Background: A computed fold for a 79-nucleotide RNA from an Actinomycetota bacterium, annotated as c-di-GMP-I riboswitch aptamer. NCBI's taxonomy places the organism under Bacteria, Bacillati, Actinomycetota. Of the family's consensus pairs, 93% are formed in the model. Its Rfam family is "c-di-GMP-I riboswitch aptamer". Its family is annotated with cyclic-di-GMP binding in the Gene Ontology. About the family: GEMM was predicted in a large-scale screen for bacterial structured RNA regulatory elements.
RNA sequence: CCUCGACAAGGGCGAACCAAAAUACGCGAGGCGGGGCGCAAAACCAGGGGCCUCGUCCUGAGGCAGCCCAGUUACCGAA
Numbered sequence: 001c002c003u004c005g006a007c008a009a010g011g012g013c014g015a016a017c018c019a020a021a022a023u024a025c026g027c028g029a030g031g032c033g034g035g036g037c038g039c040a041a042a043a044c045c046a047g048g049g050g051c052c053u054c055g056u057c058c059u060g061a062g063g064c065a066g067c068c069c070a071g072u073u074a075c076c077g078a079a
Stems, first nucleotide, its partner, number of pairs: 004077002012039002017034002025030001037066001043072002047069003050064005
């Protein structure tokens, strides 16, 4: 360094559900807050697939990264 991931250290993220007052915003999916199921990439990325919303049903406009793949970057270090 690569691989790997421990009843290690310090931190990080935040499912269901609740709420509906982010004074929001958005037609909507979403998005904010609480919560704490879980996660060693549950970090970034909407490129491919997938799901969701709107809709004039299409060669349209959007959303979802905690569904999978591709790409990019990264903390710690016991075996």